[in-house]
RNAcentral holds the full RNA, with entries from Greengenes. The part of an RNA shown here (small-subunit ribosomal RNA, 3' major domain) has 460 nucleotides and comes from an uncultured bacterium.
Context: one part of a larger RNA
RNA sequence: UGACGGGGGCCCGCACAAGCAGCGGAGCGUGUGGUUUAAUUCGACGCAACGCGCGGAACCUUACCUAGGCUUGACAUGGAGCUGCAGACCGGGGAAACCCGGCGCCUUCGAGGGUGCUCCACAGGUGCUGCAUGGCUGUCGUCAGCUCGUGUCGUGAGAUGUUGGGUUAAGUCCCGCAACGAGCGCAACCCCUGUCCGGUGUUACUGGUGUCACCGGAGACUGCCGGGGGGUUCCUCCGGAGGAAGGCGGGGACGAUGUCAAGUCCGCAUGGCCCUGACGCCUAGGGCGACACACACGCUACAAUGGCCGGCGCAGCGCGUCGCUUCCCCGCAAGGGGUGGCUAAUCGCGAAGGUCGGUCGCAGUGCAGAUUGGGGGCUGCAACUCGCCUCCAUGAAGGCGGAGUUGCUAGUAACCGCGUGACAGCAGAGCGCGGUGAAUACGUUCCCGGGCCUUGUACA
Numbered sequence: 001u002g003a004c005g006g007g008g009g010c011c012c013g014c015a016c017a018a019g020c021a022g023c024g025g026a027g028c029g030u031g032u033g034g035u036u037u038a039a040u041u042c043g044a045c046g047c048a049a050c051g052c053g054c055g056g057a058a059c060c061u062u063a064c065c066u067a068g069g070c071u072u073g074a075c076a077u078g079g080a081g082c083u084g085c086a087g088a089c090c091g092g093g094g095a096a097a098c099c100c101g102g103c104g105c106c107u108u109c110g111a112g113g114g115u116g117c118u119c120c121a122c123a124g125g126u127g128c129u130g131c132a133u134g135g136c137u138g139u140c141g142u143c144a145g146c147u148c149g150u151g152u153c154g155u156g157a158g159a160u161g162u163u164g165g166g167u168u169a170a171g172u173c174c175c176g177c178a179a180c181g182a183g184c185g186c187a188a189c190c191c192c193u194g195u196c197c198g199g200u201g202u203u204a205c206u207g208g209u210g211u212c213a214c215c216g217g218a219g220a221c222u223g224c225c226g227g228g229g230g231g232u233u234c235c236u237c238c239g240g241a242g243g244a245a246g247g248c249g250g251g252g253a254c255g256a257u258g259u260c261a262a263g264u265c266c267g268c269a270u271g272g273c274c275c276u277g278a279c280g281c282c283u284a285g286g287g288c289g290a291c292a293c294a295c296a297c298g299c300u301a302c303a304a305u306g307g308c309c310g311g312c313g314c315a316g317c318g319c320g321u322c323g324c325u326u327c328c329c330c331g332c333a334a335g336g337g338g339u340g341g342c343u344a345a346u347c348g349c350g351a352a353g354g355u356c357g358g359u360c361g362c363a364g365u366g367c368a369g370a371u372u373g374g375g376g377g378c379u380g381c382a383a384c385u386c387g388c389c390u391c392c393a394u395g396a397a398g399g400c401g402g403a404g405u406u407g408c409u410a411g412u413a414a415c416c417g418c419g420u421g422a423c424a425g426c427a428g429a430g431c432g433c434g435g436u437g438a439a440u441a442c443g444u445u446c447c448c449g450g451g452c453c454u455u456g457u458a459c460a
Base pairs, nucleotide, nucleotide: 001460002459003457004456005455007454008453009452010451011450012449013448015444016443019408020407021406022405023404026300027299028298029297030296031295032294033293034291035290042053043052064286065285066284067283068282069281070280073122077121078120079119080118081117082116085114089102090101091100092099093098105113106112124275125274127273128272129271133269134268135264136263137262138260140258145184146183147182148181149180150179151160152159153158164175165174166173190252191251192250193249195218196217197216198215199214200213201212205208221246224240225239226238227237228236229235230234302401306360307359308358309357310356311355312354318349319348320347323342324341325340327338328337329336330335367398372393373392374391375390376389377388378387414436415435416434417433418432419431420430
């Protein structure tokens, strides 16, 4: 100087408390451990691994296994030599890859171009090392900190500044002070949203002063009033007025010096090491989907503020020509056939909870929907391993969950559906969107994490 303390003081954070909904019990989905397996490819492991890389494993992907094949190789560059020759096509073998045989390019004929073959350099490797690395990322942590120049103090390590009083979300600002300044951080500048004004208005609303869309601007600054605190020209707190909005309006992007030899050599790049008729490459099939178990994250429930049937009614973000599909017909339905519109503010995809009426009457039920049998549909070369949907039948566990544990302070939680990316097909996940819309916060003793000062130390 730091780090640490079941030392102290001050202060924060959904950290506790207050409250709401959950998880932990059930069934199922997904991930992981374990076990199994020819293989169940690999990585990630407290917070910060476990719906994570995977933002789509039937083949492909694919890195794994088994089997069949290829070697200058699926791909690049260079050199030498050879060639009426590869490919396409035909015949044979084969599951395919591939192998064997046949045919056999253009031309200005010198040879050149293309292609192929042989040979040599080489290619190739998701093989190892994230304890050799770049880059990127997580985390402490949106925490308020981390430093420098000069000066001063100290033999020195170093200190001072950055400590102190007040204040703030903040090393935010004010005052004081052997310090005076400065930098990276904080804040602001950027984006979305809430109010108003102006402009432009097609394809929007509909016949214009308005809604809406896009663009530009205004507005909020403790500016004004009252009261309080700090040594009272300054800073700040509380209340009020006006206002669409206050005291950072709400949300986002943005992550200082550093820490964890944190993560990634399987995104990419890259040093070293290793393989080179194979640890490279191609193909078929299988596996990544196994299942006595265990954990993590979810979905659906256990019902009557509910289930079922019928009527009515209201979004937003977005997406669409390889597509979205209106409308009509067929089918109980999934879906199929036809027709028409839209390169889309023009056409199309479009809610559910809700509400009104009826029914059920507390029962493992008209709750719940797992599982299984059967029939069908769709995508795709192909749904056996191993897709999704629909119909009929079957109807399991489950009566609100032990110890423990998670999220959330407002348009939030909770409940409800919708869109979208990847995608042929496949969502209980991810990322977004709107609809309905709470409860509680006395307080900081305690648990967890953190900031500043101080103290002890046999630790560095």